Bacterial RNase P class A from a Candidatus Limnocylindrales bacterium, 341 nucleotides, folded computationally. The coordinates come from a structure-prediction model, not an experiment, and the mean pLDDT is 77. It is recorded under the gene name rnpB. The RNAcentral record of the sequence draws on ENA. Rfam family: Bacterial RNase P class A. By type it is a ribozyme. Of the family's consensus pairs, 98% are formed in the model. The source organism's lineage runs through Bacteria, Bacillati, Chloroflexota, Candidatus Limnocylindria and Candidatus Limnocylindrales.

RNA sequence: CGAGGCGGCCGGAUGGUCGCGCGCAGAUGGGGCGACCCACUGCGCGAGGAAAGUCCGAGCACCACGACGCACGGUAGCGGGUAACACCCGUCCGCCGCGAGGCGAGGACCAGCGCCACAGAGACGAGUCGGUCGCGGCGCAAGCCGCAGCCGGGUGAAACGGGCAAGCUCUACCUGGUGCAAGGCCAAAUAGGAGAGCCUGUGCGGCGCAGGUCGCACGAGGGGCGCGUCGCCCCGCUCUCGGGUCGGCCGCAUGAGGUGUCGGGUGACCGGCGCCCUAGAUGGAUGACCAUCCCCGCGCUCGUCGCGGGACAGAACUCGGCUUACAGGCCACCUCGCUGG
Numbered sequence: 001c002g003a004g005g006c007g008g009c010c011g012g013a014u015g016g017u018c019g020c021g022c023g024c025a026g027a028u029g030g031g032g033c034g035a036c037c038c039a040c041u042g043c044g045c046g047a048g049g050a051a052a053g054u055c056c057g058a059g060c061a062c063c064a065c066g067a068c069g070c071a072c073g074g075u076a077g078c079g080g081g082u083a084a085c086a087c088c089c090g091u092c093c094g095c096c097g098c099g100a101g102g103c104g105a106g107g108a109c110c111a112g113c114g115c116c117a118c119a120g121a122g123a124c125g126a127g128u129c130g131g132u133c134g135c136g137g138c139g140c141a142a143g144c145c146g147c148a149g150c151c152g153g154g155u156g157a158a159a160c161g162g163g164c165a166a167g168c169u170c171u172a173c174c175u176g177g178u179g180c181a182a183g184g185c186c187a188a189a190u191a192g193g194a195g196a197g198c199c200u201g202u203g204c205g206g207c208g209c210a211g212g213u214c215g216c217a218c219g220a221g222g223g224g225c226g227c228g229u230c231g232c233c234c235c236g237c238u239c240u241c242g243g244g245u246c247g248g249c250c251g252c253a254u255g256a257g258g259u260g261u262c263g264g265g266u267g268a269c270c271g272g273c274g275c276c277c278u279a280g281a282u283g284g285a286u287g288a289c290c291a292u293c294c295c296c297g298c299g300c301u302c303g304u305c306g307c308g309g310g311a312c313a314g315a316a317c318u319c320g321g322c323u324u325a326c327a328g329g330c331c332a333c334c335u336c337g338c339u340g341g
Base pairs, nucleotide, nucleotide: 001337002336003335004334005333007331008330009329010328012293013292014291015290016289017288018287020046021045022044023043024042025041026040028039029038030037031036048312052323053322055321056320057319058318059317060179061178062177063176073174074173075172076171077091078090079089080088081087092106093104094103095102096101107170108169112168113167114164115163116162128153129152130151131150132149134147135146136145137144138143183250184249185248186247193241194240195239196238197237198236201218202217203216204215205214206213207212221235222234223233224232225231257276258275259274260273261272262271263270264269294310295309296308297307298306299305300303
C1' cells in the first nucleotide's frame, strides 16, 4: 500500500422566532351537582439505536387452583452468567476458510415403527455373474443340471456391516389462563335493594335587630286484616346507607435505572462508593422558518462560488434479549499478500 476479519461508538452542531404536549409554582379567571377539569402568567422538560417485528424471557395486574400422573407445547455437548430466557460468556467436538475467524436444533437408532435419490439382481430378510470342494440326478464318455458352502467380480455414499431422530419415537428438564381496553379509587339522574321517620308538627301573615311572640290555616299520610286500641301487610312521602351505570381520576414514569471511579472475574457479569432524574400523549405533542457552520451530489466564469439534498425510522404499562431496516463517519485490535529501510 492492497485485500480482509472482529468488536465498540456516533448517527448533523450552535443560536434565534413562532407553534404543540407535559410537569411545577401562582393572593389570577372560568366550567361542572360532584369527582374533577379548562384558560392565563412564569420557569423547566420533550423520541430511538433500532422507539419496528411482537419472536423469546420476565416484572406487574386480575382470574382459576387439593395432590400426583398423563396429554399438548418447549428446551437439549459440558461449565458458568442472569430475575429469567430459546439470550450472553468460556470451552470441547464437527464442518468451512491459507489465516484472523465463521457456522452448528451437537442427548439416544442393540425399545419399536418408518425412510435411504441415481445406479444396481438386491437398500434389509433381497440374493446376480464367474470360479471351486462336496452331495444328488442324467449320460458309454467328455460333460450337463440341481442343492448347500466358500472365494472373487460388478453397481453404489453405503451391500445384513450400516446411516438418518430440523421422521414418528424414547430419555432428562421446564410449562395454569388472560393481558394496562390488566386492574384500582372516586362518583350523578332514574329504577330496584336495606334501614329510620311521617306532631305537641308544618305553612302563611303581623310585631321585633334577634332569641322570640301573637293571629290564621292545615294536621294525626292513604288502604287492608269486621270495628276500636296494639300489632302486621301493601302503597305514598322525607331522610340515610350500600352496589352497579353516565362521568372523573389513578395505574403512568425512581427503575432487575443511568453514569463516573475502585475492586473481583479469562469473560458474560458481580460488588462498594459518589453523582444524576431523563417524554408520558389518548385521535394521540415532539413541528416549521431564519442565520452561521458540517457532510453529500451537480454545475461553471474555479472561488472564502452557485444550486439541490440530509440514512432507516418514530414512543403508548415497563424491562432483558433476538431478528430486521439504516446515507455517512470515528476508534481499538487482529490476519493474509506485496514492497521500502